[in-house]
């Protein structure tokens, strides 16, 4: 006995911090669903309005009367009249009760409530016990009768009558008052009878009971006072005139300014008065581990209210169902006047998301009256309605595999719903029917509930299951549909064609007569932190000081007992909670007993600690004395250098300024230089040094003055610390007044820059900067670190003292105190960091914080001349905003390094013509793809048809192609004919194999069905392949170590290399993928071999094998690795070239090469055919070719390759043709033959002579050749003719470092025919100082607000839409107070000439008079309400206006983040479309470089 977390900020991490969820609860409502029972609960909104009925009466044993009918009786004119008794009814007088019970929560922040006390300052009907008394009289009155008014309600006058109604009188145990010190004395004050019984003729007497009166007491209930507790707001700070107190009077049941007159001037308040808002309070209830928080339905206690406001009366006590007045509303009315109050129970309307029957009964419990019977009781007991809540029960149990059918999924095998169903057996709670039938009522009568609970019997699985969820949190997954749509969503977030997140289905999970949703409260939230938080950088230390109140406070002794601790007592109502026991079949529910209820009151004890009081002390604090340092403050005087200006001299053309310029100054003489003068402002160096509380303080001297330090231990004796408020000081800018003004310099003017440039740069320049006096009161006023005290390793500097040692000595060294720095242990910290000058460990006090934005803003208040400052919100909106650190990426950051990257060169491209590709345009179609580098002579290693995917037209539909099934058929193939552009359609002829045949098979056709087919879509569903960074040197892992962690280390550093190549160092040690090497070609040599070549060998060549090169040797440098140079060598430092492409990046490219998931088409998006198109053409770009010429062109002659290819092929000789080519046919399956092939550039000779040419060849005409079914669209070649542009190409841009560039030709693949890239050789250069710059890359480091990673992020104006808020001429309303006027009812006071029964007096004894008293009426105070006025305060609304917030794709710029391209930011001032710019002062929360200084190793 009790304490749980999760999601969400990031690429990732730790922290801070908010938001959200899981739990419990509910007077609930809504959605879907719904079998039974028990016990509870049921207008939270309009204290809104109410029809109708009922909710408070009762007593004849207090009293008189009337009515009804009965009995008895008297009289009688028999019509009737009267009396008595008992019964019933009616109103009235009288008594008690209507002050309880029942309802509601509007008001109330209050002695209203809770709790504990007090009343010697009080009352208490009925009830209890006690003491005493209850005698004798009187006058009225309602009802009633008569008359009258009125519609009614109701009322008036006259007449009579009763009482337990009313009034005197008597008595007074006693009570009250007065006097008295007291004993005591004096005065005053009561009452009601009724019923029954007995006696008695009666009058009357007696008794019991019920009453009545007086007194004190009890009980109960009430009143008043008081300590403590009890919501929010200070943007409410002052409130108060009966106010605070006193005296006299009055008043009350009672104290009191409760009230009144007078006197005094008090009373309350930062411990929150006053004012405003909200609210009934409590026991309790919900939650929570608790502390707390929230709440106050039902039950119980108290309070308040009863249509709204006021008032009294009666009474013991006061007003829900009483009265009076006023107001609003409703109703009746004959219009004159009246009536009413559901916040009682039902019920109605309205409001609302929402809350029940106009039920039964007084049988029980309780209440009122009564002697009682009894009457009344919408209190209450019950029933009804509602799953509104809690609790209980059921909807079946057992068996049952062909794992049925069916559904869903499927990898097509199966899986799952699923023993589930069917089927077999069993049971009967519940529901239904039938029968019996309570307790509740203690002796009798009496049961609404109720023919209910309960019991018995019957039949039959029969009558009974839903809701929510299934992305994570959070238990539970698949299919289809949809396609950023529809929708979901508590948070994060899902949905843009494969959605476990939407909708549906199947399956699953949870709960179950319920399940979800919404609202609200607590929890989780240590997210207001008392328990239990923080403030260097996350939100948060006041700019600094002085300082009252407050809080806290050194050592010792004594005392006290307020705090504190312990013990006892009282109280903390019942119910509730908890424990135990018991009653309903169980439970919910109910009963009993006990515990608990930390508060409060009171008594006692203790005396350590805190406090109080008294005394003492010296260490805290202060003072004295002796020394010391200093830009501490104020005033006055004074100094030199420099700038500028003025005057003069010399001199003669520029000066000044910038990236470059210009504006500006200057021949009227500038600048320069010399001399003289004037004026103002500021004081180099010393120095991370000093002083001050902070701001801040600087030439020098003097005067005045504050603080500090050291030494001494002389004095005082806790005198202290902190500090809300308050007061003072407070940079710069700014303001006011007066001065001053050299330089600088907001604004402003001009010149530049720029797309613009309201800027940065330049030339000027006003306020200002300076002084005096007065304001302002803010800064990144920062150490972003409040003040004070104590404690907790060290090391090294530096300023000021003191002491010691030592010395000639002020050197050095040591110790110590006060300051000021750097590093560092422990410790702390989210980390960074702090670290005796703490951000460590403790103590005291103050200030401040509680998500971001809105906003340090609005409104209000205070301050200010103003600018503005201080204080300081909300609506709304977001799910983040932040701190530190990590890895990257990036930087108009830094360091180092590399690359044809630049530079140095060579040749080009960009201009022309042509070719090819692309864009665009066009078109019936110009099929599709590729789009910076890394698309564009790319896919395409070759579009006339085909290809071909596109278009037009024509066809056919199991298909051009594959497999299978069934039926029918034989028109197979082939040949041939007709139509046709062909495809195709139709016709004729003919079969093959096995088998005797029937039949079967192959092949084909037709029909039907499975299916075929698709270059249709998605490269963002994929495989595979490829490009690119980049042949760059990188990318990682295991173990260990460091860090809370992301992560780091290794991989960094010093060298070196082409290289993460190697070496050394090193908390790392190793390893992997990359580098290198291994492979191929090539350069030299050797060996073997030889179809071929060649001349037999040597040799050349081919093939195979092998050798050779390793910084091995030498010199130098170096620690090593390695480097530089040299020798030898064919080759020298990876010899040259190739192949080879790490982890990864770009959702890079490709569904059209292929494959493949999904989707789509199926007489068509599939298939075939003909023709066309892919070849278009104003134009733009890319890549090439040919040129522009003389290093050339043309002609002639001459020389030298390599590597390939060839059978539907290469094609020789020879012949024909100018030629392309044709014929021809030898040879060759190729080191043999062929080919181009006579390689070309080249060399030699000749011509051309600088021109649009003998350059250039486009274009065009004619004539031909070749391939092919076919060259019109649309091929190539040849000959002749034609002879365009072009004279070396703007900005810009490409390649290349050696056998390279450049130039030259050759071959092959594809291919019937039709060329670039590729391969091959021939000739064969120039240049590289170097790494500042451009581009790309690597490593380290730094900054970052970037992480989709700078093609990033992001600011402000403007425009549009929506939202909330502020201001506003006004306007409307609420609230409270004030002044004045009016003033109902009513209490009180005064008057009271009118009216008047009791009592008194008188005599004229009466219906008398007078008096006392009373009443009507009048006046006055107060007074609800109303009116008027000026303000206060709160709210609504308001043309217009202001900023703010939000919103996929608006406009202008680019302010910030990197040195963000002018470092940024803070305060202030001016200016500007806007971010912003500039001036002045400040900060580092600035990068980089250098110097200086210090520290560490």
């Nucleotide at each position: 006995u009790g304490a749980c977390g999760a999601g969400u900020u990031u690429g990732a991490u730790c922290c801070u911090g908010g938001c959200u969820c899981a739990g419990g609860a509910u007077a609930a409502a809504c959605g879907c669903u719904g079998g039974c029972g028990g016990c509870g609960u049921g207008c939270c909104u309009a204290a809104c309005a109410c029809a109708u009925g009922c909710a408070a009466g009762u007593c004849g044993a207090a009293c008189g009367c009337c009515c009804u009918g009965u009995u008895c009786u008297u009289c009688u004119u028999c019509g009737g009249a009267g009396g008595a008794a008992g019964a019933g009814g009616g109103a009235g007088u009288g008594g008690c009760g209507g002050a309880c019970g029942g309802g509601u929560g509007a008001g109330u922040a209050a002695c209203a409530c809770g709790u504990g006390g007090g009343c010697a300052a009080u009352c208490u009907a009925c009830c209890c016990a006690c003491a005493g008394g209850u005698g004798a009289g009187g006058a009225a009155u309602a009802c009633c009768g008569g008359c009258g008014a009125g519609a009614a309600a109701u009322c008036g006058c006259c007449g009579a009558c009763a009482a337990u109604a009313c009034c005197g009188c008597a008595u007074a145990c006693g009570c009250u008052c007065u006097c008295g010190u007291g004993a005591g004395a004096g005065a005053g004050c009561a009452a009601a009878g009724c019923c029954u019984c007995g006696c008695g003729u009666a009058a009357g007497c007696g008794a019991a009971g019920c009453g009545c009166c007086u007194g004190g007491g009890g009980a109960u209930g009430a009143g008043c006072c008081u300590g403590c507790g009890c919501c929010c707001g200070a943007u409410u700070a002052g409130c108060u005139a009966g106010u605070u107190g006193g005296u006299g009077g009055g008043g009350u049941a009672a104290g009191a300014g409760c009230u009144u007159a007078c006197c005094a001037a008090g009373g309350c308040g930062a411990c929150g008065a006053u004012c405003g808002g909200u609210a009934g309070c409590u026991g309790g209830u919900c939650u929570g581990a608790g502390a707390g928080g929230a709440u106050g339905a039902g039950c119980a206690g108290c309070c308040a209210c009863a249509c709204u406001g006021g008032g009294a009366u009666u009474g013991a006590g006061a007003a829900c169902g009483g009265c009076c007045c006023a107001g609003a509303c409703u109703c009746c009315u004959a219009c004159g006047g009246g009536a009413g109050g559901c916040a009682g129970c039902a019920g109605u309307g309205a409001g609302g998301a929402a809350u029940u029957u106009u039920c039964c009964g007084c049988a029980a419990u309780g209440g009122g009256c009564g002697a009682a019977a009894g009457c009344c009781u919408g209190a209450c007991g019950g029933a009804g309605c509602a799953a509104c809540g809690c609790c209980g029960c059921g909807u079946g149990c057992a068996g049952g595999a062909g794992g049925a059918a069916g559904g869903u999924c499927u990898u097509c095998g199966g899986a799952u719903c699923g023993u589930a169903a069917a089927c077999u057996g069993c049971u009967u709670u519940u529901a239904u029917c039938g029968g019996g039938g309570a307790a509740g009522a203690g002796a009798a009568c009496g049961g609404a509930c109720g023919g209910u609970a309960c019991c018995c019997g019957a039949a039959g699985a029969a009558u009974a299951a839903g809701c929510c969820c299934c992305g994570g949190c959070u238990a539970a997954c698949u299919a289809c549909g949809u396609g950023c749509c529809a929708g979901c969503a508590g948070c994060c977030g899902c949905g843009g064609u494969a959605a476990u997140a939407c909708g549906u289905a199947g399956g699953g999970g949870g709960c179950g007569a319920g399940c979800g949703u919404u609202g609200u409260c607590c929890g989780g939230a240590a997210u207001u932190a008392c328990u239990g938080g923080g403030c260097g950088u996350a939100a948060a230390g006041c700019g600094c000081g002085u300082g009252c109140a407050g809080g806290c406070g050194g050592u010792c002794c004594a005392u006290u007992a307020a705090g504190u601790u312990c013990a006892g007592a009282g109280c903390a109502a019942c119910a509730g909670u908890c424990a135990c026991c018991g009653g309903c079949u169980u439970a919910a529910c109910c009963g009993g007993u006990g515990a608990a209820g930390g508060c409060c009151u009171u008594u006692g004890a203790a005396a350590a600690c805190u406090g109080g009081u008294g005394g003492a002390c010296u260490u805290g604090a202060g003072a004295g004395c002796g020394a010391g340092a200093g830009a501490g403050g104020g005033a006055u005087a004074u100094g030199g250098a420099a700038c500028u200006c003025c005057a003069g001299g010399u001199g003669g053309a520029g000066c000044a300024g910038u990236g470059a310029a210009a504006u500006g100054c200057g021949u009227a003489g500038a600048g320069a230089u010399c001399u003289g003068g004037a004026a103002g402002a500021a004081c180099a160096c010393c120095a991370a040094g000093g002083c001050g509380a902070a701001g801040g303080c600087a030439g020098u001297a003097u005067c005045c003055u504050g603080g500090c330090u050291c030494g001494u231990u002389u004095c005082u004796g806790a005198c202290g610390c902190u500090c809300a408020a308050a007061c003072g000081c407070g940079a710069a800018a700014g303001c006011c007044a007066g001065g001053g003004g050299a330089g600088c310099g907001a604004a402003c003017g001009g010149g530049a820059u720029u797309a613009g440039a309201u800027a940065c740069c330049c030339c000027g320049g006003u306020a200002g900067u300076c002084c005096u006096g007065g304001c302002c009161g803010u800064a990144a006023a920062c150490g972003a670190u409040g003040a004070c005290c104590a404690c907790u390793a060290g090391a090294c500097g530096u300023g000021g003292g003191a002491g010691g040692u030592a010395u000639c000595g002020a050197c050095c060294c040591c110790u110590u105190c006060c300051g000021u720095g750097u590093c560092a242990c422990a410790g702390c910290c989210a980390a960074c960091g702090c670290g005796a000058u703490a951000a460590g460990u403790g103590g005291u006090c103050c200030g401040c914080c509680u998500g971001g934005g809105g906003a340090g803003u609005a409104c209000g208040a205070c301050c200010g001349c103003a600018a503005g400052g201080u204080u300081a919100a909300a609506a709304c909106u977001c799910a983040a905003a932040g701190g530190a650190a990590u890895u990257g990426a990036c930087g108009g950051g830094g360091a180092c390094c590399c690359g044809c990257a630049c530079a140095a060169g060579c040749a080009g491209c960009g201009g022309a013509g042509c070719g090819u590709g692309u864009g665009g345009u066009u078109u019936a179609a110009u099929u599709c793809g590729a789009u910076g580098c890394g698309a564009c002579g790319c896919g395409a290693a070759g579009a006339a048809c085909c290809u071909u995917a596109c278009c037009a037209g024509g066809a056919a539909u199991u298909g051009a192609c594959a497999u299978g099934u069934a039926u029918g058929u034989g028109c197979a193939u082939c040949g041939u004919c007709u139509c046709g552009a062909a495809a195709g359609a139709g016709g004729c002829g003919u079969g093959c194999c096995c088998g005797c045949g029937a039949g079967g098979g192959a092949c084909g056709c037709a029909u039907a069905c499975a299916c075929a087919g698709g270059u249709g879509c998605u490269g963002c569903a994929u495989g595979g392949c490829u490009g690119u960074c980049g042949u760059c040197a990188g990318c990682u892992c295991g173990u260990g170590c460091c860090g809370u962690g992301a992560g780091g280390u290794g991989u960094u550093g010093g060298g070196u290399u082409a290289a993460g190549u190697c070496c050394c160092a090193a908390a790392a040690c190793g390893a992997g993928c990359g580098c290198a090497a291994c492979c191929c070609c090539u350069a030299u040599c050797g060996u073997u071999u030889g179809u071929u070549g060649a001349a037999u060998u040597u040799c050349u060549c081919g093939a195979a094998c092998g050798a050779a090169a390793c910084u091995g040797c030498c010199a130098c440098c170096u620690a090593a690795a390695g480097g530089u140079g040299g020798a030898g060598g064919a080759a020298g430092g990876u010899g040259g070239g190739g192949a080879u492409g790490a982890c990864g990046u770009c959702a890079a490219g490709u569904c059209a090469g292929c494959a493949c998931g999904g989707c789509c088409c199926u007489u068509a998006c599939a298939u075939c055919c003909u023709g066309g198109g892919c070849g278009a053409c104003a134009c733009a770009c890319a890549c090439g070719c040919u040129a522009c010429a003389a290093u050339g062109g043309c002609c002639g002659a001459g020389a030298c390759a390599a590597a390939g290819a060839g059978g539907a092929g290469c094609c020789a000789a020879c012949c024909c043709g100018c030629g392309a080519g044709g014929g021809g046919g030898a040879g060759c399956c190729a080191a043999u033959c062929u080919u181009g092939a006579c390689a070309a550039a080249c060399u030699c000779g000749g011509c051309c002579c600088c021109a649009g040419u003998u350059c250039g060849g486009a274009u065009u005409g004619c004539a031909g050749g070749c391939u092919g079914c076919a060259a019109c669209c649309c091929g190539c070649c040849u000959g002749c003719a034609u002879g365009a542009a072009g004279u070396u190409g703007g900005a810009g841009u490409u390649g290349c470092u050696a056998g390279u560039a450049a130039c030259c030709g050759u071959g092959a693949g594809u291919c019937a025919g039709c060329a670039c890239a590729c391969a091959c050789g021939g000739u064969g250069a120039a240049u590289a100082c170097g790494u500042u710059c451009c581009c790309g890359g690597g490593u380290c480091u730094u900054g970052u607000a970037c992480a989709c990673a700078c093609c990033g992020c992001c600011c402000g104006u403007c425009a549009c839409a929506c939202c909330a808020c502020g201001a506003a001429a006004g306007u409307c309303g609420g609230c409270a107070a004030c002044a004045c006027c009016u003033g109902a009812a009513g209490c009180c006071g005064c008057c009271g000439g009118g009216c008047u029964a009791a009592c008194c007096u008188c005599c004229u004894u009466g219906u008398g008079a007078g008096g006392a008293g009373g009443c009507a009426g009048g006046c006055g105070u107060c007074g609800a309400g109303g009116g008027c006025g000026a303000g206060g305060u709160c709210g609504g609304u308001g043309a217009u206006u202001g900023g703010g917030g939000u919103g996929a794709a608006g406009u202008c710029g680019u302010a910030a983040c990197a040195a963000g391209g002018u470092a940024g930011c803070c305060g202030u001032a001016c200016c500007g479309g806007a971010a912003g710019g500039u001036g002045c002062g400040g900060c580092u929360g600035g990068a980089u470089c250098a110097c200086c200084u210090c520290c560490u190793u």